Predicted 3D model of a 105-nucleotide RNA (Glycine riboswitch aptamer) from a Sphingomonadaceae bacterium. The model forms 90% of the base pairs in the Rfam consensus. The sequence was found by an Rfam model in a public genome assembly. Its mean pLDDT, the model's own confidence on a scale to 100, is 76. Lineage of the source: Bacteria > Pseudomonadati > Pseudomonadota > Sphingomonadales > Sphingomonadaceae.
[in-house]
RNA sequence: CUGACAGUGCGGGAGAGACUCUUCUGAUUCGGUUCCGCCGAAUUGGAGAGCGCCGAAGGAGCAACCGCCCCGGAAACUCUCAGGCAAAGGGACCGCGCCAGUCGA
Numbered sequence: 001c002u003g004a005c006a007g008u009g010c011g012g013g014a015g016a017g018a019c020u021c022u023u024c025u026g027a028u029u030c031g032g033u034u035c036c037g038c039c040g041a042a043u044u045g046g047a048g049a050g051c052g053c054c055g056a057a058g059g060a061g062c063a064a065c066c067g068c069c070c071c072g073g074a075a076a077c078u079c080u081c082a083g084g085c086a087a088a089g090g091g092a093c094c095g096c097g098c099c100a101g102u103c104g105a
Base pairs, nucleotide, nucleotide: 001104003103004102005101007098008097009096010095011094012093017051019050020049021048022047023046024045026044027043028042029041030040031039032038033037052085053084054083058081059079060078061077065073066072067071
């Protein structure tokens, strides 16, 4: 010297069931009613179970390729253990900044 990496701030950022069942003396709304008790319906939240699906946290596998060639490093490919399938959150990766920690000049 932000040149690379790491860290950090901001912005962008895909895919796939708001699936089904059970449960909670859950919540809200509506209706009925013998009236504050009960019943039914709808929506929604948590927990559990089941099936289906997604790949871009992480992880694993093969490999083009690369290297100091014994061996090692290796993907956005593959697998789905994990994670995810309304919103939120997360999110590989990309852009712009900050940062002098490591490497480099």